[in-house]
RNA sequence: UUCUUAUUUAGAGAGAUGGAGGGACUGGCCCGAAGAAAUCUCGGCAGCGGAGCUUAUGUGAUUAAGUUGCUGUGCCAAAUCCAGCAAGCUGCGGCUUGAUAGAUAAGAA
Numbered sequence: 001u002u003c004u005u006a007u008u009u010a011g012a013g014a015g016a017u018g019g020a021g022g023g024a025c026u027g028g029c030c031c032g033a034a035g036a037a038a039u040c041u042c043g044g045c046a047g048c049g050g051a052g053c054u055u056a057u058g059u060g061a062u063u064a065a066g067u068u069g070c071u072g073u074g075c076c077a078a079a080u081c082c083a084g085c086a087a088g089c090u091g092c093g094g095c096u097u098g099a100u101a102g103a104u105a106a107g108a109a
Stems, first nucleotide, its partner, number of pairs: 001109008013042005021031003025084004043076003047073004051068006080101001085098005
């Protein structure tokens, strides 16, 4: 980088440096000199994998459910900020559902 599977309306920020961008892309709409990105420190969240613990089944292995932030990774404005394609409905303003795209995890090439 690509592929597969799962999740994606929940949750969680302070300080230092820095100095104009950021929210993937496009359109919109937002955030930002009352300080953006990025880096560092400390703190926090709890999704997936690992590990531990509890309960149930079981001789056991195991399996299932719950739980612990211990470990790997991830995350800490707004639903993934909203939409993008298709279908249905419509009071023509939109609404609903599904997909696509993106993100994260695990596995594979």

Source information
This is a predicted structure of a 109-nucleotide RNA (SAM riboswitch aptamer (S box leader)) from Terribacillus sp. AE2B 122. Rfam family: SAM riboswitch aptamer (S box leader). About the family: The SAM riboswitch is found upstream of a number of genes which code for proteins involved in methionine or cysteine biosynthesis in Gram-positive bacteria. Of the family's consensus pairs, 97% are formed in the model. The organism belongs to Terribacillus, within Bacteria. The sequence is in RNAcentral, with records from Rfam.